[in-house]
RNA sequence: CGAGUAAGCCGGAUGGACGCAAGCGCAGCCCGCAAGGGCGCGCCUGAGGAAAGUCCGGGCUCCAUAGGGCGGAAUGCCGGCUAACGGCCGGUGAGGGCGACCUUAAGGAUAGUGCCACAGAAACAAACCGCCGGCAUUUGCCGGUAAGGGUGGAACGGUGCGGUAAGAGCGUACCAGCGCCCGGGAGACCGGGCGGCUAGGUAAACCCCAUUCGGAGCAAGACCCUUGAACCUUCCGGUUCACAGAAAAGCGCAGGGCGGCCCGUCCGCUUUUCAUUGCGGUCGCUAAAGCAUGCCGGCAACGGCAUGAUUAGAUAGAUGUUCAUCCAAGACAGAACCCGGCUUAUAGGCUUGCUCGGCAG
Numbered sequence: 001c002g003a004g005u006a007a008g009c010c011g012g013a014u015g016g017a018c019g020c021a022a023g024c025g026c027a028g029c030c031c032g033c034a035a036g037g038g039c040g041c042g043c044c045u046g047a048g049g050a051a052a053g054u055c056c057g058g059g060c061u062c063c064a065u066a067g068g069g070c071g072g073a074a075u076g077c078c079g080g081c082u083a084a085c086g087g088c089c090g091g092u093g094a095g096g097g098c099g100a101c102c103u104u105a106a107g108g109a110u111a112g113u114g115c116c117a118c119a120g121a122a123a124c125a126a127a128c129c130g131c132c133g134g135c136a137u138u139u140g141c142c143g144g145u146a147a148g149g150g151u152g153g154a155a156c157g158g159u160g161c162g163g164u165a166a167g168a169g170c171g172u173a174c175c176a177g178c179g180c181c182c183g184g185g186a187g188a189c190c191g192g193g194c195g196g197c198u199a200g201g202u203a204a205a206c207c208c209c210a211u212u213c214g215g216a217g218c219a220a221g222a223c224c225c226u227u228g229a230a231c232c233u234u235c236c237g238g239u240u241c242a243c244a245g246a247a248a249a250g251c252g253c254a255g256g257g258c259g260g261c262c263c264g265u266c267c268g269c270u271u272u273u274c275a276u277u278g279c280g281g282u283c284g285c286u287a288a289a290g291c292a293u294g295c296c297g298g299c300a301a302c303g304g305c306a307u308g309a310u311u312a313g314a315u316a317g318a319u320g321u322u323c324a325u326c327c328a329a330g331a332c333a334g335a336a337c338c339c340g341g342c343u344u345a346u347a348g349g350c351u352u353g354c355u356c357g358g359c360a361g
Base pairs, nucleotide, nucleotide: 001357002356003355004354005353006352007351008350009349010348012326013325014324015323016322017321018320020046021045023043024042025041026040028039029038030037031036048332052343053342055341056340057339058338059337060217061216062215063214067263068262069261070260072213073212074211075210076209077091078090079089080088081087092106093104094103095102096101107208108207112206113205114202115201116200128149129148130145131144132143133142134141135140157175158174159173160172161171162170176198178195179194180193181192182191183190184189221283222282223281224280225278227242228241229240230239231238232237245274246273247272248271249270250269251268255267256266257265258264291308292307293306294305295304296303297302
């Protein structure tokens, strides 16, 4: 200097003018039957690294008093982190890469069932061609063989040497696999020794094993005003309810609810008539398993301690326009209860570590 690889940051800035919304303070005015709401002045704050996808995990609310079993679903090497996870970190094995690094749907085939089409002699089992031996000499018959060839994704472990009639783990050396033993490691696993020679693959097939798992969801849910129904009432008003209630009739130990089934548990249920107001108001709604900085522990993920700041809460849905300067910039793109992840999209710029190659010293 070039090429790569891993991690992180920015993704417009500053000033002025006009405009929008929340919060706090002040102080009046206005709207509404009411619950409540709006306007003014000042201060101050105001979209993201993914706000996207809605794929996982939770917080929170209700069912609700909330269990057991089956079924179903998810995860799947070891250890750690976390509120938890299918996430993250560190390792091990396998695969890719010269390498830094990257990927991993990574338990069990000796519990059982299934599948391996076609081709091929044969895919839980075998001889088409070939080689060797014997007989024959008319191209054939008998026996041996699985080293060579062919088929295929896969063919009685692989390669070399010896040996043999020709061959073969038949013997031997080195490997792979399997079994046993020893050592190292918390463990996945690694190393060594011995041994018989070796009947496959597939569980991202059913299945077995281990671990985990209620449901619905902020349009959850709660309160208030008004209206309606029923009841009470000192007739002012009060209480309960409003997908609730009142009246009548019928069914009652049946029936219904609790994600599917059983147990268990809770509740009365069905039909008819009346009735079921409002483009109502407010809360939930943002102080957090949060953020920043520093120190300590840890390889790291992360944890602990201290200090500091408060950093969007709309609801016909808030941050826009313009001027000037700077500039590498205008990519992907806008919160709607909140948080931790994953996945996807992304112009351009910056920083650091490491690897490979070249040049110079």